The prediction has a mean pLDDT of 83. c-di-GMP-I riboswitch aptamer from bacterium 1XD42-54, 84 nucleotides, folded computationally.
């Protein structure tokens, strides 16, 4: 100096749920709340996934579609403490 694994101690984020409030929806956002996370930071120009207003077809039933969403699904990326 690099890695694994395990802990302190100081703080950080915050799932369902409810209230508001934006949205066509998916979901976002604030307020209340902790399921959990050592990247739950940050990237939505790679993959999956959710939505389908619009938009195309259509037997009218619907089917497809992202320019929408989601980083707490993979991934990319950048990085704080202590030192057994």
């Nucleotide at each position: 100096c690099a890695g694994a694994u395990a802990u302190a101690a100081g703080g950080g984020c915050a799932a369902a749920c409810c209230c508001g409030u934006u949205g066509a929806a998916a979901a976002g956002c604030g307020g209340g709340g902790a399921c959990g996370c050592a990247a739950a930071g940050c990237c939505a120009g790679g993959g999956g996934u959710c939505u389908a207003a619009g938009g195309u077809c259509u037997g009218c039933g619907g089917a497809c579609u992202a320019u929408g969403a989601u980083a707490g699904c993979c991934g990319g990326u950048u990085g704080c403490c202590a030192c057994a």

The model forms 95% of the base pairs in the Rfam consensus. The RNAcentral record of the sequence draws on Rfam.